[in-house]
RNA sequence: UGCAAGUCGAACGAGACUCCGGGCUUCGGCCCGGAUGACAGUGGCGCAAGGGUGAGUAACACGUGAGUAAUCUGCCCCGAAGUCCGGGAUAGCCCAUGGAAACGUGGAUUAAUACCGGAUGUGGCUGUAUGAACUGCGGUUUUAACAGUUAAAGAUUCAUUGCUUCGGGAUGAGCUCGCGGUCCAUCAGCUUGUUGGUGAGGUAAUGGCUCACCAAGGCGACGACGGAUAGCUGGUCUGAGAGGAUGACCAGUCACACUGGGACUGAGACACUGCCCAGACUCCUACGGGAGGCUGCAGUCGAGAAUCUUCCGCAAUGGGCGCAAGCCUGACGGAGCAAUGCUGCGUGCCGGAUGAAGGCCUUCGGGUCGUAAACGGCUGUCACUCGGGACGAAUUUUGACGGUACCGAGAGAGGAAGCCACGGCUAACUACGUGCCAGCAGCCGCGGUAAUACGUAGGUGGCGAGCGUUGUUCGGAAUUAUUGGGCGUAAAGGGCGCGUAGGCGGCUUGGCAAGCCUGGUGUGAAAGGCCACAGCUUAACUGUGGGAGUGCGCUGGGAACUGCCUAGCUAGAGUUUCGGAGGGGAAGCUGGAAUCCCUGGUGUAGGGGUGAAAUCUGUAGAUAUCAGGAAGAACAUCUGUGGCGAAGGCGAGCUUCUGGCCAGAAACUGACGCUGAGGCGCGAAAGCGUGGGGAGCGAACAGGAUUAGAUACCCUGGUAGUCCACGCUGUAAACGAUGUGCACUAGGUGUUGGCUGUGAUAACGGUCAGUGCCGAAGCAAACGCGAUAAGUGCACCGCCUGGGGAGUAUGCUCGCAAGGGUGAAACUCAAAGGAAUUGACGGGGGCCCGCACAAGCGGUGGAGCAUGUGGUUUAAUUCGAUGAUACGCGAGGAACCUUACCAGGGUUUGACAUAUGGCGGACUGCGGUAGAGAUGUCGCUUCCCUUCGGGGCCGUCAUACAGGUGCUGCAUGGCUGUCGUCAGCUCGUGCUGUGAGGUGUUGGGUUAAGUCCCGCAACGAGCGCAACCCCUGCUGUCUGUUACCAGCACGUAAUGGUGGGGACUCAGGCGGUACUGCCGGUGACAAACCGGAGGAAGGUGGGGACGACGUCAAGUCAUCAUGGCCCUUAUGUCCUGGGCUACACACGUGCUACAAUGGCCGGUACAGAGUGCAGCGAAACCGCGAGGUGGAGCAAAUCACAGAAAGCCGGUCUCAGUACGGAUUGGAGUCUGAAACCCGACUUCAUGAAGCUGGAAUCGCUAGUAAUCGCGCAUCAGCAUGGCGCGGUGAAUACGUUCCCGGGCCUUGUACACACCGCCCGUCACACCACCCGAGUUGGGGGUACCCGAAGUCGCUUGUCUAACCGGAAACGGGGG
Repeated sequence: UGCAAGUCGAACGAGACUCCGGGCUUCGGCCCGGAUGACAGUGGCGCAAGGGUGAGUAACACGUGAGUAAUCUGCCCCGAAGUCCGGGAUAGCCCAUGGAAACGUGGAUUAAUACCGGAUGUGGCUGUAUGAACUGCGGUUUUAACAGUUAAAGAUUCAUUGCUUCGGGAUGAGCUCGCGGUCCAUCAGCUUGUUGGUGAGGUAAUGGCUCACCAAGGCGACGACGGAUAGCUGGUCUGAGAGGAUGACCAGUCACACUGGGACUGAGACACUGCCCAGACUCCUACGGGAGGCUGCAGUCGAGAAUCUUCCGCAAUGGGCGCAAGCCUGACGGAGCAAUGCUGCGUGCCGGAUGAAGGCCUUCGGGUCGUAAACGGCUGUCACUCGGGACGAAUUUUGACGGUACCGAGAGAGGAAGCCACGGCUAACUACGUGCCAGCAGCCGCGGUAAUACGUAGGUGGCGAGCGUUGUUCGGAAUUAUUGGGCGUAAAGGGCGCGUAGGCGGCUUGGCAAGCCUGGUGUGAAAGGCCACAGCUUAACUGUGGGAGUGCGCUGGGAACUGCCUAGCUAGAGUUUCGGAGGGGAAGCUGGAAUCCCUGGUGUAGGGGUGAAAUCUGUAGAUAUCAGGAAGAACAUCUGUGGCGAAGGCGAGCUUCUGGCCAGAAACUGACGCUGAGGCGCGAAAGCGUGGGGAGCGAACAGGAUUAGAUACCCUGGUAGUCCACGCUGUAAACGAUGUGCACUAGGUGUUGGCUGUGAUAACGGUCAGUGCCGAAGCAAACGCGAUAAGUGCACCGCCUGGGGAGUAUGCUCGCAAGGGUGAAACUCAAAGGAAUUGACGGGGGCCCGCACAAGCGGUGGAGCAUGUGGUUUAAUUCGAUGAUACGCGAGGAACCUUACCAGGGUUUGACAUAUGGCGGACUGCGGUAGAGAUGUCGCUUCCCUUCGGGGCCGUCAUACAGGUGCUGCAUGGCUGUCGUCAGCUCGUGCUGUGAGGUGUUGGGUUAAGUCCCGCAACGAGCGCAACCCCUGCUGUCUGUUACCAGCACGUAAUGGUGGGGACUCAGGCGGUACUGCCGGUGACAAACCGGAGGAAGGUGGGGACGACGUCAAGUCAUCAUGGCCCUUAUGUCCUGGGCUACACACGUGCUACAAUGGCCGGUACAGAGUGCAGCGAAACCGCGAGGUGGAGCAAAUCACAGAAAGCCGGUCUCAGUACGGAUUGGAGUCUGAAACCCGACUUCAUGAAGCUGGAAUCGCUAGUAAUCGCGCAUCAGCAUGGCGCGGUGAAUACGUUCCCGGGCCUUGUACACACCGCCCGUCACACCACCCGAGUUGGGGGUACCCGAAGUCGCUUGUCUAACCGGAAACGGGGG
């Protein structure tokens, strides 16, 4: 903005336009008749239906079943009767007039099925009243008679159709009642028309619906009142069901129509597209006033994550009006838009391996996409083109859909596939990129350089015109548990009792029939759901029938059970009598020990207290001790998992009062019982109020100690309090963390109190009531419980539903207060928790070991120097190692080299390897030249094999490739360190536990040892231990040079020097020896230990090699190897020089010292193990010396290095920074080496520093060890205080295991498991979030009292109008409206 409610001329008057006929005309037109009949008007019916929405409503609103005898019902149907005579108005129209408009105002005139009067009265209604029937006893229905009152409308085409009264029906509606369906008790009391009565009014009708009066009631824990939320139902979704959630579409019903109020009309409304008023909003306006209500259909704007066409048609179905034709109908029938849902279909089918190209992966062989494609053949659904073309119409007409469905023909694989996922749950994996970034994520969790988890690609899986996400509901969830859970320790038993309501309740008889069971019947709308059949090609969809609808009502029957009534019973419960035990309760009286205080005596210097002290107390006489006195509190021994009590709790003795309990016997009552929401009472300690009391103890407080501090633990004091009386508080780990009662279900063993049997003091048995322990079945997550249940059942109560927030906030309530009871949410976390297991840990326990401590000896830490490291510096000071387990470590030897670093100079198939192709040439060596050198350049010299093709070798060019001490030891192999040479670590089978696991492996002994023995639900076994191996110690035998030399011989100044020997030493082969074997003792008749003998050696003789499962993401990518990444005229490679050697400093490891057990000088003795040919190098000579010359001998039991040193003998020094100590520095040299400047070692002369035994702290060592002394070797041109070996001399000490460190086994606790270097608490600081309080401030809702008050209804009063009635002659009046 358009449309969604009109229609009827067959109710009525009037009648424009147009047409026809006639007449007139000034030719503009006018008049008459007829036809048509618009827009309006009067009147009738409809507009209360249909359509929309869910705001309100927790209600008789809805559902279901009843009632209405307390009611109404237009149109429709059936029946009966009637429809007579009149009257006056009023719209319209006309005239005038107000207003911008909306809308009026006045005058005149007119009709009706509009309105009114009268008549008639079947009938209705009212009154009086008779009888009958029914009844819920209130009443209702019916009825004879009389009186009063009360109707109507016509139209027409002549068929009809209206109208009036009454009765009945149908339909629709009103009202009432039973039952049913939300949350909050932090809403517990609500109510004055409230509850009832009488009377009246009002309504269609009952009724406080309203009013007057009277009474004081009514509702509520079975939830009133209040608050919050919500339309209800058939149904829908889900679920095995029971349930839970929900109320779109369709259907029933209610409510609403801009918000609030109100009535009118009408059969029906308090009325979605009617009226009035108020309000908000929008619009118009001439500013004076007016208009409007899409929660009808479309559509617009806005808000929002989000929701369609301003379509076609009344052809069908249905509705309104009409006699009808017909008109109206955004109801409805259809189409459109949206994959929003459900359903069907397609996007092709067959063949096709060079397994194409391409992509991806790759172990480089290949694999995969994949018969997939290409290619060949075929088909035509859908879509497209052309042609035909419906049903839906019942009925002559009439089809929006619609040229639609469908049918025929045609062309052509052509036009038609996506989305999600691929770590597990959960079907499906690779590559690259990224590097705790970017990102993913439902939960667990991925990502920090090899990500199947991020992103991409390829591949794969799933679904498919869809797919995935988000939201929501149910399910899984037995996670609110009726079906179907729990409460000892996981959340959960009330602190305990008495007892109200309620719930539950013994045996028997008879009855009733409420519950219950069963039959019939009414209802449980349709649709939906289920089953069957049928219609669209199928299906979705639709139709027909069946069954179901677990419910409610009526009715017949039954009587076991529950209930009710009745009559009884004694087994539950209780009463009486006799007996018994007891720290049960209350009051009063009494007692002794102890403590403190007071008085007096004796007596003298301390006492007290502690880990040790001090404060304190004492010469003013304490402590100690004796005597006397005072006070208060508590009651030792007995005392006991013993007693009593409901719990809290109760302990000297006696008396009084009093509660409960137990046993046995008898009698009595006759179900009187159990539990127990609220309620009432009791209720430790502390605390509070008032008044007493106050010895001891003792919060607070004071002082002294301890301590880093010590507002604590310890000590000295000490106030409240503790005690009594009365009152309050009402909580505790008030615990058995286990509610009360009853019943049932193996035993064993203690103990308390009764009774009883045998026996008769003891003892044994039975039984009842308590109280403990252990255990069967059973239960339990396990631990455990187990007749005192946590077993099996019943009854009732209380309580729980993840952790934190929080037992907090708020409200209410109790309290004098402190505080108690009740008791949330926001927010936040992905857990919190129980029981048990294995470890680890403990300033837990037990046992044991180790140079772990202790006992000793010698060092380090102080000095100088050497060496390594940190740090600093530097062009570089290459890199690695970093507590123990890095730091004289990799390095067993950096001047160049090494070398990885730095500077500079070169080089690019490369310094090195392999392969192919082309070209050239031996390679090489020598020389000159430039250069720092690498390198460049020049010259000379110069091959081998051959099948004569060529090959080997070298150079050069090209291509593959080389190369990297570049990164990652947290990608790895290998190797290594450490715990630790500690005695452990496991497995198979069996047994055991739900399981993790345990057992074995623990226990009693013993050992160096998980070594061995014994025992044992274990029996065996493996890796470790030990042994087997090597060295050393004793010995036999064999062999006998280079070693040896007893006897024999020779010889020398001297020497095994020589002959010789095989005895000895020694060497090196093979053997022997030691095994707790023997004796004694201990021990368990064991293992083993102690002692002894013998023996070279005695209990693994000494030493070495040898290192379990594993730990430390330990160390090493720089030994080597290796995945990945990175560099490729450089991060490769070559060269020269420099650096790794720096130096305010700090640390580690060492050397040398500080001296007399020593230094220096002289003399002199004794090893072992090694090494040597580019080597060791003798003698001799030279040099003070390092060393040089020299060259014998030796590939070494032969020669050499090679004089061992400490030691011993003698001398000197005499306590001094020295004749100690040797740093540093100067000079001069030697050696190695191209080369000692940076930067070697050594010699000699000179110099002669610090240092006089080392703070805190700390290291090694248990016997041929420590300490001390020298010697050799590797590396190596040279360089050793380091490393690896060798021998010489050669101690001290170990009571012992309390403590420190480390370790082993058992056990215990654990909130730890990255395992105590763990975990974890609180304050504070900053920022943010949520909640509470808050001076206040603001808005809303409700209540009460009162004021103003629109429209409207009812009433009253009055004005006006009015025909028919009455009075009156009339005027007029009355009555009524």